[in-house]
About this RNA
A computed fold for a 72-nucleotide RNA from a Clostridiaceae bacterium, annotated as transfer RNA. The sequence is in RNAcentral, with records from ENA. The source organism's lineage runs through Bacteria, Bacillati, Bacillota, Clostridia and Clostridiaceae. It matches the Rfam family "tRNA". About the family: Transfer RNA (tRNA) molecules are approximately 80 nucleotides in length. The family is grouped with related families in Rfam's "tRNA clan". By type it is a transfer RNA.
RNA sequence: GUCUCCAUAGUUCAGUGGAUAGAAUAAGAGUUUCCUAAACUCUAGACACUGGUUCGAGUCCAGUUGGGGAUA
Numbered sequence: 001g002u003c004u005c006c007a008u009a010g011u012u013c014a015g016u017g018g019a020u021a022g023a024a025u026a027a028g029a030g031u032u033u034c035c036u037a038a039a040c041u042c043u044a045g046a047c048a049c050u051g052g053u054u055c056g057a058g059u060c061c062a063g064u065u066g067g068g069g070a071u072a
Base pairs, nucleotide, nucleotide: 001071002070003069004068005067006066007065010025011024012023013022018055027043028042029041030040031039048064049063050062051061052060
């Protein structure tokens, strides 16, 4: 250089073009306890970026960025 795969919450992962994008874990608050842990309840937290297609895009298409792999 060429080809190919991946990018969603702090982390690990779901999400068939149409519901308020969901779960686990972590974080904060509360209940309980003499205290801590555990348990339970609640809260906040995310679609890499720019365009395109579409009535509607996390999902489809193109490009960019970053990471992995193959080839020389």